[in-house]
A computed fold for a 474-nucleotide part of an RNA from an uncultured bacterium, annotated as small-subunit ribosomal RNA, 3' major domain.
It matches the Rfam family "Bacterial small subunit ribosomal RNA".
Its mean pLDDT, the model's own confidence on a scale to 100, is 81.

Context: one part of a larger RNA
RNA sequence: UGACGGGGGCCCGCACAAGCGGAGGAACAUGUGGUUUAAUUCGAUGAUACGCGAGGAACCUUACCCGGGCUUAAAUUGCAUCUGACAGGUCAGGAGACUGACUCUUCUUCGGACAGAUGUGAAGGUGCUGCAUGGUUGUCGUCAGCUCGUGCCGUGAGGUGUCGGCUUAAGUGCCAUAACGAGCGCAACCCUUGCUUCCAGUUGCCAUCAGGUCAUGCUGGGGACUCUGGAAGGACUGCCACCGUAAGGUGUGAGGAAGGUGGGGAUGACGUCAAAUCAGCACGGCCCUUACGUCCGGGGCUACACACGUGUUACAAUGGGGGGUACAGCAGGCUGCUACCGGGCGACCGGAUGCCAAUCCCUAAAACCCCUCUCAGUUCGGACUGGAGUCUGCAACCCGACUCCACGAAGCUGGAUUCGCUAGUAAUCGCGCAUCAGCCACGGCGCGGUGAAUACGUUCCCGGGCCUUGUACU
Numbered sequence: 001u002g003a004c005g006g007g008g009g010c011c012c013g014c015a016c017a018a019g020c021g022g023a024g025g026a027a028c029a030u031g032u033g034g035u036u037u038a039a040u041u042c043g044a045u046g047a048u049a050c051g052c053g054a055g056g057a058a059c060c061u062u063a064c065c066c067g068g069g070c071u072u073a074a075a076u077u078g079c080a081u082c083u084g085a086c087a088g089g090u091c092a093g094g095a096g097a098c099u100g101a102c103u104c105u106u107c108u109u110c111g112g113a114c115a116g117a118u119g120u121g122a123a124g125g126u127g128c129u130g131c132a133u134g135g136u137u138g139u140c141g142u143c144a145g146c147u148c149g150u151g152c153c154g155u156g157a158g159g160u161g162u163c164g165g166c167u168u169a170a171g172u173g174c175c176a177u178a179a180c181g182a183g184c185g186c187a188a189c190c191c192u193u194g195c196u197u198c199c200a201g202u203u204g205c206c207a208u209c210a211g212g213u214c215a216u217g218c219u220g221g222g223g224a225c226u227c228u229g230g231a232a233g234g235a236c237u238g239c240c241a242c243c244g245u246a247a248g249g250u251g252u253g254a255g256g257a258a259g260g261u262g263g264g265g266a267u268g269a270c271g272u273c274a275a276a277u278c279a280g281c282a283c284g285g286c287c288c289u290u291a292c293g294u295c296c297g298g299g300g301c302u303a304c305a306c307a308c309g310u311g312u313u314a315c316a317a318u319g320g321g322g323g324g325u326a327c328a329g330c331a332g333g334c335u336g337c338u339a340c341c342g343g344g345c346g347a348c349c350g351g352a353u354g355c356c357a358a359u360c361c362c363u364a365a366a367a368c369c370c371c372u373c374u375c376a377g378u379u380c381g382g383a384c385u386g387g388a389g390u391c392u393g394c395a396a397c398c399c400g401a402c403u404c405c406a407c408g409a410a411g412c413u414g415g416a417u418u419c420g421c422u423a424g425u426a427a428u429c430g431c432g433c434a435u436c437a438g439c440c441a442c443g444g445c446g447c448g449g450u451g452a453a454u455a456c457g458u459u460c461c462c463g464g465g466c467c468u469u470g471u472a473c474u
Stems, first nucleotide, its partner, number of pairs: 002473001003471003007468007015458002019421005026313008034304002042053002064299007076122009088103006106113002124288002127286003133282002135277003138273001140271001145184006151160003164175003190265004195233007205222002209220003236259001239253001240251004315414001319373006332361002336355002340351004380411001385406007427450007
């Protein structure tokens, strides 16, 4: 100087407390450990691994296993020599990769182009080392800190500044001061949302004026309104009152759409964990070279006495079932989204039409109204199983999703313990997208609908910041 203390003081955070809803018990989904296996590819492992890399494992992917092939090689490329085609088509063998036969067959400025064969030089490696590395990322933590120049103090390591008082979300400011300034952080500048004005109106809108329809901005027209998307304004403790030297604080104060950082996002200082990644990529070193490279068929990554994490569905009446009937937003759409019509109980199929989309399509559920069930392992719950189908795809046996009929398991609110959340939040309800032929999505990322309770307070638990003290550690 730091670090540490079951030392002290001050302060903060869904850290506790106060509340609401979960997990831990059940079934299933998914990841992991373990075990098994020819293989169950590899990585991630307290917080900071475990619905993680993977935003799509039937083949492919695929790196693993078994078997069958190739060896200048699957791809790219230099040189030398030779051949004239190569490719395509047909047939045969084969699980295929591939092998064999037949057929068709070049251009040329004669240098060659193109393709193949041989030789040679590069290759190739998801093989090892993240403790050789770059780049990127997690975490402490969006915590308020981390430093420098000059000066001053100290033999020096170093200190001071950065401490103290007040204040702040903040090393944010004010005052004080052997310090005076400055940098990286904080804040602001950026995006979005909430209000107003102006400009512009098509595919959007429709108040006024016409026309028309069973009905509909449907048509002429209009720019008022909604909306779209560009530019401005607006919030600054600016005004008032009180407290304070000031910074600032308080107010069911005014005005205002919004009030004291208005809400949300992006943004992550110096550094810590030899943290993670050589399998995204790049790269040093080491290793393999008729194989640790490469192609193909099949299998595996989907196994299952068990253990854990994350989720979904429930255990019901604030509910289940039937009928009726409203209201979104973000997005997406040409081998696509598909109105409408017909068939089918249905998944879906057959027609048909609009839309490369503010034009057409996809478009809610909870809610509300009526009826029923009456507390039961049930009209709760839906696992598992049997049968019959639909769709995608070369192909659903291992190993897809969905539909219909039948079957109807566990489960009556979950021990110790533990997680999330402070407002349009939690809870609850559906919708969309990426990946994608299809999909094991109950995952991830977004979107809107309905919409709470509680916070006395900081003694305690956890994490963090500042000052100080002790120390046998540095």